A computed fold for a 345-nucleotide part of an RNA from a Lewinellaceae bacterium, annotated as small-subunit ribosomal RNA, central domain. Its mean pLDDT, the model's own confidence on a scale to 100, is 86. It matches the Rfam family "Bacterial small subunit ribosomal RNA". Its family is annotated with structural constituent of ribosome and ribosome in the Gene Ontology.
[in-house]
Context: one part of a larger RNA
Parts: sequence; C1' cells; structure tokens
RNA sequence: CUGGGUUUAAAGGGUGCGUAGGCGGCCCGAUAAGUCAGUCGUGAAAUCGCUGGGCUCAACCCAUGCAAUUGCGAUUGAUACUGUUGGACUUGAAUUAGGUUGAGGCUGGCGGAAUGCGACAUGUAGCGGUGAAAUGCUUAGAUAUGUCGCAGAACACCGAUUGCGAAGGCAGCCAGCUGGGCCUUUAUUGACGCUGAGGCACGAAAGCGUGGGGAGCAAACAGGAUUAGAUACCCUGGUAGUCCACGCCUAAACGAUGCUCACUUGCUGUUCCUCUUUCGGGGGAGUGGCGUAGGGAAACCGGUAAGUGAGCCACCUGGGGAGUACGCCCGCAAGGGUGAAACUC
Repeated sequence: CUGGGUUUAAAGGGUGCGUAGGCGGCCCGAUAAGUCAGUCGUGAAAUCGCUGGGCUCAACCCAUGCAAUUGCGAUUGAUACUGUUGGACUUGAAUUAGGUUGAGGCUGGCGGAAUGCGACAUGUAGCGGUGAAAUGCUUAGAUAUGUCGCAGAACACCGAUUGCGAAGGCAGCCAGCUGGGCCUUUAUUGACGCUGAGGCACGAAAGCGUGGGGAGCAAACAGGAUUAGAUACCCUGGUAGUCCACGCCUAAACGAUGCUCACUUGCUGUUCCUCUUUCGGGGGAGUGGCGUAGGGAAACCGGUAAGUGAGCCACCUGGGGAGUACGCCCGCAAGGGUGAAACUC
C1' cells in the first nucleotide's frame, strides 16, 4: 500500500459534543482545475518485445529499423460526472406555532412504614441465636407491650414482559429551575447536512484526599461454633466503607452488535401522540415476541438486521511472553493511558 474481517472464533472506541479532514439533495448558467480526445516537444543509449541480417546453429552480435518507454510539459478541443463560481428551489436539516409525554437532570421542602437509641409506664425471668449449641444481652429489671422523643438511611404496595436518558444511570410526595423526545399544523431560513483523527465534557461500584455524617448493613478484625484442621461456610459483636459536599476515571461501561441515510413479505402484544369514529380502524414515534426472502460456521439475526447498498470513524491480523518492560503523559496515592521485543510453541 492492499485484501478480508470485527454478536459468540482476533477485532466496535464506555458515551456524547465537536475541530481539521473525508463524504454530500434538486434545477439552470459560467469556468475548464480533475477527467476525456487530437497534435507537438521531451521521455539518452544499452536492455526487453517484433522484423530482418552476421558468426555452419545457438549463446552472442548488427540495424538512419520498428515498437515500447503506460510519464512529464506545451497547445487545440470536449463538458457527462467531480471541483470552483453565480443564480434559483424545497423534499434533507433547523427554527417558529399549538399540543403532549416520561423513575431525564439540579435545588429545596414534606411524608409514612421499618430499624436503632433515649425517657416514662406495665410486667418478670428469661431473651437471643442455631442443624444443635455457645459466645452475647438480662434481677443495676432485659426480651415483650404501650406512649412520647431523637437519628440516619432507604422509599413496600402501585411496578409491568412499563417509561426516560447519549452512555453511566434514573423510582415516596410536592414545589421551583432546567435538558430532551414525539405528534399535529401552518409559517420562516434555504443544503445551513452526515461522520468525526486530535480536542473537550460526562462517566457504575470499589478506592483515595479534605471536611461533615453515621440508624441499618458490613470488608478487616475479635469471640463462639463446626471440623482431623476451618485463617471459611453458621452464630454473637464490629471498624473502614456504605450517606453528604468538593476533587481522581476504571468495568462482562454488554445488545459482548459504532454513527447516519435509503431499500427489502407478514403475524401478534404493548407505551405515547394523532386522525376518523359504531364495535373498531388508519397514520407517526418508540418498545417486545414469532417468523418470509435473504444472511450466517452454526447458535441464531431477520423493517429495532447480523438482509441489500452508500458515507465517515474506530478496531483486528496465530497462542504464550503481555496489557508486561522501557519511554512519555495523567494522578495525592491506588493506579490509569499509550504500548513493544528477545525468547518460545
């Protein structure tokens, strides 16, 4: 450079926004850079190819020889496509108007159940826990029951095969602020689009830093059991942590399936909007199940494609060594990003 690939065999970036770049709807004109054609110049010779000839043949050698040298330059033209430029368009895109939707986000307030703790009351000998026990708690009155109070965390039922969000993720109720989607319908702009190397932002859990908070749960740890042992499983306790605020960025960050657009039988369920309306039916946007053609190594996918095409990005190229070493970058640290080779099978 090129080919073939990326659900599960190696391979889709965790996600979005977006820079450069790549790619780009319909019509008319100009231009002629790309593109195509003609001519001229140049493209040394030898070599290779063809033709003819010379050594008895051949290798080899020879020729104002032919061809080739796929290139470059100049010039004259062609104008379908691409480019550039001018004008025009509305179907792509966006904006506007009217509706609508939802656990989308942030902040604040409120609520009940449960748990724990405290106080008081009733009440007396046990409670708790297990396979059985023991550690533990309890006559300094526990457990249980009742009333009152305090604290932190999570929100039963609704709840779904549901919904929303770019992903991570999001669930009690209410309010404020705020992002998005969808539908209908005019109006407006007039290609303003798609993708996106770098870049920037977001990014579960655990973990780290500073400060707060700490009910329950619970690594570590202690004790009790079990056992041959038991650094476990079970039990009684229990600290980080789990929660909040502000800083680090990794996941089986999964649909193991990049984004966008177009095209390609059907059946059935469901969410939201909308039209018509008699049950009902039609349209749009999602979200499930099954299957046609087709695809696939198969499992399976199948209008939410893994089918048929187009554009752009990312990534793969036998196993181990190794996501290691070295260097660089980021980080308080833990570590992360980038990422080999020798050797070996």